[in-house]
Context: one part of a larger RNA
C1' cells in the first nucleotide's frame, strides 16, 4: 500500500408522514373606477425589524344592527401594563364612519408615492410666513350668455348642468379592424400550415346571430344559436399535399317586436305669397301584397299585457336562497399489554348519526363533528302576488297615394362563401354607369321561359351557447418534498441582468418542552456526569439515517 470484518465520522439516499400543490364536478359569481379604481408608497404598536391587519380618527381601532358566551390584548415567547358576565376577544357576520401620499391622477409641474400655486370660508400671529376644509384638468352632449373677418349670421370665446367619458383587468371566453413564417406538398411557386400565432379596438356575463327579398321541390317547412346525425358524403383541388360542405332528420330551447314613408293636427322657417322644408304628435308596419284613403260594424273594461326586446317608474305583503350561527343519540364500563390505550378480552348501550379529523397507538358512543332539525336586526338575490303603469279590433271598396336611392343591378379590381375564374350563382368591398314601387322587385348556383317561394337597400330581442381570475361544496386506481405550481418555510423572494427579462435552493426533536436545574473539564465550540422522556444512538446541525467520501481497531497479505 490492498482485502476483509467490526466500530466511528461525513453524507442525506430511502422508508413513512403533509402544512402544500394538480385535475374534476355541483351551485354562487362574473366586473371595479372621477363618490379616485386596480396596484402601489410611507406610515399607524409601550419595546428592534418583518409579514398579516388598519390609515393622522392609523395593531380592528370609531358608530351602529345581530350572532356567540368566557376568557382575552395577531404570527410570538417574554418585559411591561391592560380589557371582560354593565358580555370582551371573537365572525373572511350586516350597515355607516375614517381613509395620509402616488397612480386615468384631473389646480400646475414632476425624475411616481414630490415641488409650487389660485380663489371661496374658518384657525393662528402685532403682521407676515404658516395651519385646516372646500374647489380649480381634458373631451362630450344639453342649455344659456358673449361675439370677429363680414351687415344679418357664422366660427371663436365664457358660464351651467351630466352616478356622461377616460383607467384597470380574468394571459380565459365573444366580435370587428390588420395578419405572419416555419411547416406539408419528402425540393418550389399555386396550395397547405391558417384567417392560426400575434397587434389593435370594442363588449358583457356572456358575445355574436336572429323574426325569410330563407329554404325546399310539385310534397312541404317556417327568426338565431348550440349538440347528434347526414359525411370524410357532395364537392374544392398543380384534381398533387390536402381542404371539405348544406338541406333533411332527431334532440336542447323556445318570442317575438319597433320605426321610416304615404295621410291627419300643431309649430316653426324659407320666401319666387303657394309651395317647399324642418321640428313635435297622431296614423302605420305588411306578402293567402299590406297600410294610407272612403263607407260600415263592434269596443273604450267583469278583458289583455309589463319592466330582459315590444312604453317606463317604484312601492307593498308573501315564499325560498344567501351573507354570521344553533339543537345534535350511545361507554370518563371492567380487566391485560404498554411510556401512553382507542389495541386483545369480556360485558354494554346508539344508529335518519358506522363521513371525516382529533386526542400519548388502532375511539360510531372522549372532543370537533356527521344524519336530521331549527335560525337573521340589516344588506342581497330569485319567485309569485297585490298596488302600480299601458293598450281598440274588424269587415267591405279598388279609384288615387305609400311601401327604406346613388340603392338594387351591371362592366371592371379584389374579397368570402367547403367552392382555387371555374358554366360560378349567393353575401362583401373598390371604382365607373346606374333602375323599379305591385300590372312591381329579388331568389329558387351561368342564361331564358314556365312554375315555386320570397318583399332587400331601417333598427331592437331572452333562452338554449363558450369561458373560470374569484366564493362554497364536494370527489379523485392524482404528486407527496430532485415530485406537485416558480413558490408546503416571509417566492415572484434571494439573486443575475443597463433593460426587457430570467429566476433559485430551503419541510419533518417530542405525545407533552417536560429544550438538560446543578456539578466537573476547557478560553471558547464542546463533552463527561446528573436531571427529564417511551426512547438523548429523539438535545434544536435534532425521525429514518443507506451510497461515495475519510477514518480506528484487528486479521491475511505485498
Nucleotide at each position: 500500500g490492498g482485502c476483509g470484518c467490526a466500530c466511528g465520522g461525513a453524507g442525506g439516499a430511502u422508508g413513512c408522514c403533509u402544512a402544500g400543490g394538480c385535475g374534476c364536478c355541483a351551485g354562487g359569481a362574473g366586473c371595479c373606477u372621477a363618490a379616485g379604481a386596480a396596484g402601489g408608497a410611507c406610515g399607524c404598536g409601550g419595546c428592534g425589524a418583518a409579514c398579516a391587519g388598519c390609515g393622522a380618527a392609523a395593531u380592528u381601532g370609531c358608530c351602529u344592527c345581530g350572532g356567540g358566551g368566557a376568557g382575552c390584548c395577531g404570527u410570538a415567547a417574554g418585559c411591561g401594563g391592560g380589557c371582560u358576565u354593565u358580555g370582551a376577544u371573537c365572525c373572511g357576520g350586516g350597515g355607516g364612519a375614517u381613509g395620509u401620499c402616488c397612480g386615468a391622477a384631473u389646480g400646475g409641474g414632476g425624475a411616481a408615492a414630490c415641488c409650487c400655486g389660485g380663489c371661496u370660508g374658518g384657525g393662528g400671529u402685532c403682521a407676515u410666513g404658516c395651519c385646516c376644509a372646500g374647489u380649480c384638468a381634458c373631451c362630450u352632449a344639453u342649455g344659456a350668455g358673449u361675439g370677429a373677418a363680414u351687415a344679418c349670421a357664422u366660427a371663436g370665446c365664457u358660464c351651467a348642468u351630466a352616478a356622461g367619458g377616460a383607467g384597470g383587468c380574468a394571459c380565459a371566453c365573444c366580435c370587428a379592424g390588420g395578419g405572419a413564417a416555419c411547416u406539408g406538398a419528402a425540393a418550389c411557386a399555386u396550395c397547405u400550415a391558417a384567417g392560426u400565432a400575434c397587434c389593435u379596438g370594442g363588449a358583457g356575463g356572456a358575445g355574436a346571430a336572429g323574426a325569410a327579398a330563407a329554404c325546399a321541390a310539385g310534397a312541404g317547412u317556417g327568426a338565431u344559436u348550440c349538440c347528434g346525425u347526414c359525411a370524410g358524403u357532395a364537392g374544392c383541388g398543380g384534381c398533387g399535399a390536402g381542404c371539405g360542405a348544406a338541406a333533411g332528420c332527431g334532440g336542447a330551447u323556445u318570442a317575438g317586436c319597433c320605426c321610416a314613408a304615404a295621410c291627419c293636427u300643431g309649430a316653426g322657417a324659407g320666401c319666387u305669397u303657394g309651395c317647399u322644408c324642418u321640428c313635435a304628435g297622431g296614423g302605420g308596419u305588411u306578402g293567402u301584397g299590406g297600410g294610407a284613403c272612403g263607407u260600415c260594424u263592434c269596443a273604450c273594461a267583469u278583458g289583455g299585457a309589463g319592466u330582459u326586446a315590444c312604453a317606463a317608474a317604484g312601492g307593498g305583503a308573501u315564499a325560498g336562497g344567501u351573507u354570521a350561527g344553533g339543537c345534535g343519540a350511545a361507554g370518563a364500563g371492567a380487566u391485560c399489554u404498554g411510556g401512553a390505550a382507542a389495541g386483545g378480552u369480556c360485558c354494554g348501550g346508539c344508529a335518519u348519526a358506522g363521513a371525516a379529523g382529533g386526542u400519548a397507538a388502532a375511539a360510531g358512543c372522549c372532543c370537533u363533528g356527521u344524519a336530521g332539525c331549527c335560525g337573521a336586526a340589516a344588506g342581497u338575490c330569485u319567485a309569485c302576488u297585490c298596488c302600480c303603469u299601458c293598450c281598440g279590433a274588424g269587415a267591405c271598396g279598388g279609384a288615387u297615394c305609400c311601401c327604406g336611392a346613388g340603392u338594387a343591378c351591371c362592366g371592371c379590381g379584389g374579397g368570402a362563401c367547403a367552392c382555387g375564374a371555374g358554366a360560378a350563382a349567393c353575401c362583401c368591398c373598390g371604382u365607373g354607369g346606374g333602375a323599379a314601387u305591385c300590372c312591381g322587385g329579388c331568389a329558387g348556383g351561368a342564361c331564358c321561359a314556365u312554375c315555386u317561394g320570397c318583399c332587400a337597400a331601417g333598427g331592437c330581442u331572452a333562452a338554449a351557447u363558450a369561458c373560470u381570475c374569484c366564493c362554497u361544496g364536494g370527489c379523485g386506481a392524482c404528486c407527496g418534498a430532485u415530485a406537485g405550481u416558480g413558490a408546503a418555510g416571509c417566492a415572484g423572494u434571494a439573486c443575475c441582468g443597463u433593460g426587457a427579462g430570467g429566476g433559485a435552493a430551503a419541510g419533518g426533536u417530542g405525545a407533552a418542552a417536560a429544550g438538560c436545574a446543578c456539578c466537573g473539564c476547557g478560553g471558547g465550540a464542546g463533552c463527561g456526569g446528573a436531571g427529564u422522556g417511551a426512547a438523548a444512538a429523539a438535545g434544536a446541525a435534532c425521525c429514518u439515517g443507506a451510497a461515495a467520501c475519510c477514518g480506528u481497531g484487528c486479521g491475511c497479505u505485498u
Source information
Predicted 3D model of a 558-nucleotide part of an RNA (large-subunit ribosomal RNA, domain I) from Cohnella ginsengisoli. The RNAcentral record of the full RNA draws on ENA. NCBI's taxonomy places the organism under Bacteria, Bacillati, Bacillota, Paenibacillaceae, Cohnella.